[in-house]
RNA sequence: GCCCUCUUAGCUCAGUUGGUUAGAGCGUCUGCCUAGUAAGCAGGAGGUCACCUGUUCGAAUCAGGUAGAGGGCA
Numbered sequence: 001g002c003c004c005u006c007u008u009a010g011c012u013c014a015g016u017u018g019g020u021u022a023g024a025g026c027g028u029c030u031g032c033c034u035a036g037u038a039a040g041c042a043g044g045a046g047g048u049c050a051c052c053u054g055u056u057c058g059a060a061u062c063a064g065g066u067a068g069a070g071g072g073c074a
Stems, first nucleotide, its partner, number of pairs: 001073007010026004019057001028044005050066005
């Protein structure tokens, strides 16, 4: 220098042949339970889906670019 893959909640990830409200586990918070703690049970909060632009009636999903991470070739 060229090519490929990845980027979604605090962490690990699912969801991608565009379409109803973006989800799970763990963690965290509140309540219940307990003499108390842990465990258990119930509920809640937390995301502009890395960023910008475009296509479309409609984009986490498609296209182009940027940034970061990983890998391959030279």
Molecule: transfer RNA
Organism: Irineochytrium annulatum